A computed fold for a 328-nucleotide RNA from Polaromonas sp. CG_9.11, annotated as Bacterial RNase P class A. The RNAcentral record of the sequence draws on ENA. Rfam family: Bacterial RNase P class A. It is annotated as a ribozyme.
[in-house]
C1' cells in the first nucleotide's frame, strides 16, 4: 500500500414566514357543539418521531379473570458460571467445527429405561449371516459393500431428565352516561284515565296512561405520556465481562381524521454537465484545485409502556486488530 475481522456514530445545520399538536401561565365565566356527561374557542411560553418508532417473535411492568396444596397434560428452554425485572436476551468460559489470521457459527443433557430409523452399496442394516480356511465345538481366523456389520450411529423421531409457564390482553380495565326496546315498583285508571274534533258540554275513538327504580348499548372521561427497571455527565469506586455502586444534573412526544409539516434563503455533502486549471508526459490524454448550471439526500414514520431479538437502510465520520506485500 492491498484484502479483511470486530465495533462505536452520525442520519444535513442555521434563519426568516406561515401552518399542525401536547403542557403551563393568564384573560374571559362569555361563545360554540352536546339530552347530559363531557369537549371545543384567544394570546404569551415551552415541548412536539427512530436507530430501527417497523416487524409483534421472546421477555416483563400493569390490568380483569380464576386461584388451599400438589400431581398429570400441554407448551417452552438445554454444556457450566454469571448478568439482569425477566427472558428464547446479553456476558465470560469449556468443547466441536470454519477460517493462515483478526475472528465467525453451534437446536452443544440423556441411547446403561423404552420403542423408531437408516438411502446407494451389500449375502446380511440391528433380525442375523454370505465367502474362503479352521475346530472337539457357530471352536477361531480372515474377506468384500458401506458413514456404519454387533460395538455402535441418530434424540433437528416419539421419549427420558432437569428447570420455568395459571388464562387473557389497554378493543385489558375503571368511571360517567342518552335515544329506542324490554325488565321491576307504585298511584290513577271501563264509575272511562289517555287521544282526537269542535267554544262551558258535546261527538268520536278507548285500555291503558303518568312518575320512580335499575342494568346494558351509542357517546363522553380516566387508564395514556409518568420521579420512572428513566435520560444526561463524571468516578485512580467494584467486577476479565455483561453488569452493579456512588456523585451531580434534567424532566424528555403523544392523538383517536389521528399533530411532528410548507415555502423562501444561506451554508455543507453526494451524483451529473459545462469553462478555467496547478502538475503529469515527446505526444495523445490525465488530473488536484475552482467556478457555474441541474438534480438528489436512504430505510421508514410513535398509538398502554418498558428491556431484548429479527429485518431494511443512500452516503458519511471514527477507533481496535490480522493476514499479505514493500521501505528503513
Nucleotide at each position: 500500500g492491498a484484502a479483511g475481522c470486530c465495533u462505536g456514530c452520525c442520519a444535513g445545520a442555521c434563519c426568516g414566514c406561515c401552518g399542525c399538536u401536547g403542557g403551563u401561565g393568564c384573560a374571559a365565566u362569555u361563545u360554540c357543539c352536546g339530552a347530559a356527561a363531557g369537549g371545543a374557542a384567544g394570546c404569551a411560553c415551552u415541548g412536539g418521531a427512530g436507530g430501527a418508532a417497523c416487524g409483534u417473535c421472546c421477555g416483563g411492568a400493569c390490568u380483569g379473570c380464576a386461584c388451599a396444596g400438589g400431581a398429570c397434560a400441554g407448551c417452552g428452554u438445554a454444556g457450566g458460571a454469571g448478568g439482569u425485572a425477566a427472558u428464547a436476551c446479553c456476558u465470560c468460559u469449556c468443547c466441536a467445527c470454519c477460517g493462515c489470521g483478526a475472528g465467525g457459527u453451534g437446536a452443544g443433557g440423556a441411547u446403561c429405561a423404552g420403542a423408531g430409523c437408516a438411502a446407494c452399496a451389500g449375502a446380511g442394516a440391528c433380525g442375523a449371516g454370505c465367502c474362503g480356511g479352521u475346530u472337539u465345538a457357530g471352536u477361531c481366523c480372515g474377506g468384500g459393500u458401506g458413514a456404519a456389520a454387533c460395538g455402535g450411529g441418530c434424540a433437528a423421531u416419539c421419549u427420558c431428565u432437569a428447570c420455568g409457564c395459571g388464562c387473557a390482553g389497554c378493543a385489558a380495565c375503571a368511571c360517567c352516561a342518552a335515544a329506542u326496546a324490554g325488565g321491576c315498583c307504585a298511584g290513577c285508571g271501563u264509575u272511562g284515565a289517555c287521544g282526537u274534533g269542535g267554544u262551558u258540554c258535546c261527538g268520536c275513538g278507548g285500555a291503558g296512561c303518568u312518575g320512580g327504580c335499575g342494568g346494558g348499548u351509542a357517546g363522553g372521561u380516566g387508564g395514556c405520556a409518568c420521579c420512572g427497571a428513566g435520560c444526561c455527565g463524571g468516578g485512580u469506586g467494584g467486577g476479565c465481562g455483561a453488569c452493579c455502586c456512588c456523585c451531580g444534573g434534567c424532566c424528555c412526544a403523544g392523538a383517536u381524521u389521528a399533530a411532528u409539516g410548507g415555502c423562501g434563503g444561506u451554508c455543507a455533502c453526494a451524483c451529473c454537465g459545462g469553462g478555467c486549471a496547478a502538475c503529469c508526459g515527446a505526444a495523445a490524454g490525465g488530473a488536484a484545485g475552482u467556478c457555474u448550471g441541474g438534480c438528489g439526500c436512504a430505510c421508514a414514520g410513535a398509538a398502554u409502556c418498558c428491556g431484548g431479538c429479527u429485518u431494511a437502510u443512500c452516503g458519511g465520520c471514527g477507533g481496535g486488530c490480522u493476514u499479505c506485500a514493500c521501505a528503513c